[in-house]
Molecule: transfer RNA
Organism: uncultured Ruminococcus sp.
RNA sequence: CUGCCCGUGGCGCAAUUGGAUAACGCAACGGAUUCCGAUUCCGGAGAAUGGGGGUUCAAAUCCCUUCGGGCAGA
Numbered sequence: 001c002u003g004c005c006c007g008u009g010g011c012g013c014a015a016u017u018g019g020a021u022a023a024c025g026c027a028a029c030g031g032a033u034u035c036c037g038a039u040u041c042c043g044g045a046g047a048a049u050g051g052g053g054g055u056u057c058a059a060a061u062c063c064c065u066u067c068g069g070g071c072a073g074a
Stems, first nucleotide, its partner, number of pairs: 001073007010026003019057001029043004050066005
């Protein structure tokens, strides 16, 4: 320099052909249980999907650009 892949709550991940309120687990928090903890059970909260722009009635998903990480080639 070129090509490809990845980026979604604190962490790990899902989301069908573009479609409905972005699902799930862990963690954290509140509560129950306990003499106190652990375990177990219950509960609600936390994301506008790396940033920006575009297409569309509608974008995590498609296009452009950019940032970060990884792989391959020169």